């Protein structure tokens, strides 16, 4: 001081809530013991598996997800640590 921080295809996928603005609309339905609670359906979707392809090189960065903005409640993944 330059580049670089992978793409693609299947396939499984956790996790998918409540409220105000705004707007025509910001998922529907149905259940309930009204717990930001359950089931289905519909969209999301991180991750993870398995193939392929591309690079000299695909992070160890206070991470990432539940479909635009705010403010919350509750989880998942991924990463780390200890233990069988």
């Nucleotide at each position: 001081a330059c580049g670089c921080c992978g793409c693609u295809g299947c396939g499984c996928g956790a996790c998918u809530g409540g409220c105000g603005a705004c707007g025509a609309a910001a998922g529907a339905u149905g259940g309930a013991u009204c717990g930001a609670c359950c089931a289905u359906c519909g969209g999301g979707a991180a991750g993870c598996g398995c193939a392929g392809c591309c690079u000299c090189a695909g992070a160890u960065g206070a991470g990432c997800c539940g479909c635009g903005c705010g403010c919350c409640u509750g989880g998942g993944c991924a990463c780390c640590c200890a233990a069988u």
Predicted 3D model of an 84-nucleotide RNA (ZMP/ZTP riboswitch aptamer (pfl RNA motif)) from an uncultured bacterium. It matches the Rfam family "ZMP/ZTP riboswitch aptamer (pfl RNA motif)". Its family is annotated with regulation of purine nucleotide biosynthetic process and one-carbon metabolic process in the Gene Ontology. Rfam 15.1 lists 3,295 matches to the family in 2,545 species. The model forms 91% of the base pairs in the Rfam consensus.